A computed fold for a 76-nucleotide RNA from a Chloroflexota bacterium, annotated as transfer RNA. The organism belongs to Chloroflexota, within Bacteria. It matches the Rfam family "tRNA". By type it is a transfer RNA. The sequence is in RNAcentral, with records from ENA.
[in-house]
RNA sequence: GCCCAGUUAGCUCAGUCGGCAGAGCACUUCCUUGGUAAGGAAGAGGUCUCGGGUUCGAGUCCCGAACUGGGCUCCA
Numbered sequence: 001g002c003c004c005a006g007u008u009a010g011c012u013c014a015g016u017c018g019g020c021a022g023a024g025c026a027c028u029u030c031c032u033u034g035g036u037a038a039g040g041a042a043g044a045g046g047u048c049u050c051g052g053g054u055u056c057g058a059g060u061c062c063c064g065a066a067c068u069g070g071g072c073u074c075c076a
Base pairs, nucleotide, nucleotide: 001072002071003070004069005068006067007066010025011024012023013022019056027043028042029041030040031039049065050064051063052062053061
């Protein structure tokens, strides 16, 4: 330099065909207990990596950039 995959909650990841952004774990509060753990209920938490484009509408489609991982190749 070229090719492929990935980037979504604190962490690990879903999100299929463009139409309300989700799960598990963690966190907070409450219930339960003499008190913990476990269990149960509720809640909070998001610039969907960034910048553009298409569209009535984009996490999703198109273009570019950045970062992470993997692969390939060359010269003097």